[in-house]
This record gives sequence, structure tokens and C1' cells, in this order.
RNA sequence: UAAUUCCUUUGGGGCAGGGUGUAAUUCCCGACCGACGGUGAUAGGUAACCGCUUUACCUAAAGUCCGUGACCCGGAGCAUGAGAAUGCGAAGGUGGAUUUGGUGCAAUUCCAAAGCCGACAGUAAAGUCUGGAUGAGAAAAGGAAGAA
Repeated sequence: UAAUUCCUUUGGGGCAGGGUGUAAUUCCCGACCGACGGUGAUAGGUAACCGCUUUACCUAAAGUCCGUGACCCGGAGCAUGAGAAUGCGAAGGUGGAUUUGGUGCAAUUCCAAAGCCGACAGUAAAGUCUGGAUGAGAAAAGGAAGAA
């Protein structure tokens, strides 16, 4: 320096106002929201060199690019049990959405404009309400041990 292992903590936002109706935050007009990692020509900061400026590093920066997670399918295997069965559950699978114009060597990331997308169950048909969920979780931060 550090593979890896363990522990702790953290770890998702959103229908204002109106219409119809017996009834809708579910329909209609309209409003609002954007998890985690990567990339990133922008912005800020630090350092070096500096009369132009350049280079390095750090931080922030994409819902729609590349991936991940939640939901769903699956069920190796594990635990309990005399059994029936119950609980946990790896791999794998499924899985939504962007164009046009501008600048430029270079942009689906910048600027402008117009779009589009959003598990399951419940219920007057739900991205936003209620519920599984005081759950799970990508991952982040801190700490301990530590092969080589």
C1' cells in the first nucleotide's frame, strides 16, 4: 500500500387550484416528483507554472446514455419439525422513458424548446392516497482485523 472479512450508522420525492359524479388526490383540465454507482466540454475550490494561459487534483453536476436496486417470477441450498409443513433464501429471468435546434474538434450529459416514463395489492381506473413496509435495499460514511 492493500485483497478480503467483520461491526456500526445512514440510505426516496411528489396532485396546489378546479370540472363531472352518490362516490375519484384514481376519470378530465391542470399541478407536482426524480433512489444508487459510472461517464461528463459546465460551475466552484486548491496547488503549481504564470504578463496570454496551461496543467494536476478535489467537490457538485443525466429520471429518459451505461449499469445497479426496490416490485414480480424463480427456487440451488439452509434451519426447525417424528411427519405434514413452516421460515429464510443463492444463481438465473423479467424489467420504463428523448427528440429537435444552438455552440463546438468533440455533447442523447451544456444552452433553448417540445416530448416521454414510472412495480404489486386495495379502492370509481392511482408515478403522487392507503397497504405489505418499524420490511428489504443498490450504495455511502466511519471503525476493527488483515493474507500478500
Molecule: FMN riboswitch aptamer (RFN element)
Organism: Natronobacillus azotifigens